[in-house]
Context: one part of a larger RNA
RNA sequence: UUGGGCCUAAAGCGUCCGUAGCCGGUUCAGUAAAUUUUCUGUGAAAUCGUUAGGCUUAACUUAACGUCGUGCAGGAAAGACUACUGGACUAGGGACCGGGAGGCGUCAGAGGUAUUCCUGAGGGAGCGGUAAAAUGCUAUAAUCUCAGGAGGACCUCUUGUGGCGAAAGCGUCUGACGAGAACGGAUCCGACGGUCAGGGACGAAAGCCAGGGGAGCAAACCGGAUUAGAUACCCGAGUAGUCCUGGCUGUAAACUCUGCGAGCUAGGUGUUACGCAUUCUUCGGGAAUGCGUAGUGUCGAAGCGAAGGUGUUAAGCUCGCCGCCUGGGAAGUAUGGUCGCAAGACUGAAACUU
Numbered sequence: 001u002u003g004g005g006c007c008u009a010a011a012g013c014g015u016c017c018g019u020a021g022c023c024g025g026u027u028c029a030g031u032a033a034a035u036u037u038u039c040u041g042u043g044a045a046a047u048c049g050u051u052a053g054g055c056u057u058a059a060c061u062u063a064a065c066g067u068c069g070u071g072c073a074g075g076a077a078a079g080a081c082u083a084c085u086g087g088a089c090u091a092g093g094g095a096c097c098g099g100g101a102g103g104c105g106u107c108a109g110a111g112g113u114a115u116u117c118c119u120g121a122g123g124g125a126g127c128g129g130u131a132a133a134a135u136g137c138u139a140u141a142a143u144c145u146c147a148g149g150a151g152g153a154c155c156u157c158u159u160g161u162g163g164c165g166a167a168a169g170c171g172u173c174u175g176a177c178g179a180g181a182a183c184g185g186a187u188c189c190g191a192c193g194g195u196c197a198g199g200g201a202c203g204a205a206a207g208c209c210a211g212g213g214g215a216g217c218a219a220a221c222c223g224g225a226u227u228a229g230a231u232a233c234c235c236g237a238g239u240a241g242u243c244c245u246g247g248c249u250g251u252a253a254a255c256u257c258u259g260c261g262a263g264c265u266a267g268g269u270g271u272u273a274c275g276c277a278u279u280c281u282u283c284g285g286g287a288a289u290g291c292g293u294a295g296u297g298u299c300g301a302a303g304c305g306a307a308g309g310u311g312u313u314a315a316g317c318u319c320g321c322c323g324c325c326u327g328g329g330a331a332g333u334a335u336g337g338u339c340g341c342a343a344g345a346c347u348g349a350a351a352c353u354u
Base pairs, nucleotide, nucleotide: 004325005324006323007308008307012322014202015201016200017199021195022194023193025089026088027087028086029085030084031083033082035078036077037076038075039074040073041072042071048066049065050064051063052062053061054060092192093189094188095187096185097184098183104178105177106176107175108174109173110172111155112154116150117149118148119147120146121145122144126137127136163170164169207248208247209246210245211244212243216242217241222236223235224234259321260320261319262318263317264316267299268298269297270296271295272294273293274292275291276290277289278288279287280286303310304309327354328353329352336347337346338345339344
């Protein structure tokens, strides 16, 4: 390479957008690039096969015929598939309209309890902490109770294998602005699509730069315990940080360890959103039941799978496109390159060993 794979054995890029490329719905007509058939020319010799001959035979060699040279060039024909050109269509896709759902995003304003601190009042000896203690706080009045104030962070209950978002993620209330999805439609466009190397955007926490902020928590650090020791687990303190604004970083068990899109292949049962029908109704943006579509769970037939399991949300049966894997270690290391303020990230070996 052929081939085989990627939930758990090595292997799905963290996620999306998108360029080149690759792939692409139904139908009519044309062209004949590609494809198929056929004809002509060419396709050296040697080699190879058959037959015959020559060296005493054989190897070897000569001649004839054949094969091979899987090709190339030119001519003709076919019209199914692919392609190209032109026309048409509506099942893909998009647009529009309608009433709903949503912790979707950005900005602004408002609120709530609690912790801490401060002030005042009450009170007067302990508090705190643990398995037990001690360090610690406290007669300069603590802990505790009440009232007032300051400040920062957070958003209890509702909360739900419930919702939204591409993922990261998103949860007090109100407003403004912005975006997306589902459902319904006797509306419109008419293949406009799928995937995507490079490329771009977003991307938890921690970390970095500059400026603010700092209540609680808390790496580091310091004490107290425990212990043989205890650079820990437990306790008391406590700085970065956690928060905000602007910029950088670009990684995670970034996990459904399962790439995206499309079609097909039994069902049962929850739940969310929308629509339709029937029944009930305290007529309300109400409720129940059934059906449909879309999402989200669970059980499960066939099938698949080494098994665990999966099973219309496939890991089943197929198609398109991309990414990735090839024994363990050395190693996500070295080197080179690109990016970064740095930390480091991305790309990424080999010797050697087993």
Small-subunit ribosomal RNA, central domain from a metagenome, 354 nucleotides, folded computationally.
Model confidence (mean pLDDT): 88 of 100.